SAM riboswitch aptamer (S box leader) from a marine eukaryotic metagenome, 100 nucleotides, folded computationally. Of the family's consensus pairs, 97% are formed in the model. The RNAcentral record of the sequence draws on MGnify.
RNA sequence: UUAUCAAGAAAGGUGGAGGGAUUAGACCCCGUGAAGCCUUAGCAACCCUUUGUCUAUCAAAGAAGGUGCUACAUUCUACCCCAAUUUUGGAGAUAGAUAA
Numbered sequence: 001u002u003a004u005c006a007a008g009a010a011a012g013g014u015g016g017a018g019g020g021a022u023u024a025g026a027c028c029c030c031g032u033g034a035a036g037c038c039u040u041a042g043c044a045a046c047c048c049u050u051u052g053u054c055u056a057u058c059a060a061a062g063a064a065g066g067u068g069c070u071a072c073a074u075u076c077u078a079c080c081c082c083a084a085u086u087u088u089g090g091a092g093a094u095a096g097a098u099a100a
Base pairs, nucleotide, nucleotide: 001100002099003098004097005096010040011039012038013037014036018029019028020027023078024077025076026075041070042069043068046066047065048062049061050060051059052058074095079092081090082089083088
């Protein structure tokens, strides 16, 4: 810089009190064992592989390898706009995560 982010997929060991990125609020998870680390398994299909078309940054299939991920929408809100009208719905921005 570009693309994606309401789908999907967990057990064991270790560890011992925090965790859901950060600030604030809300809502949650957690000694029936958090984070972190290790192992195994799985998900997905960004890179990748194959085929087709015939060159379109296309379609279909695949999963050996490089990453990533496996509570909750990136857990929700915050800034701006629109609609409704007092609290909700929608779109966008910022920030963040991942890949190339």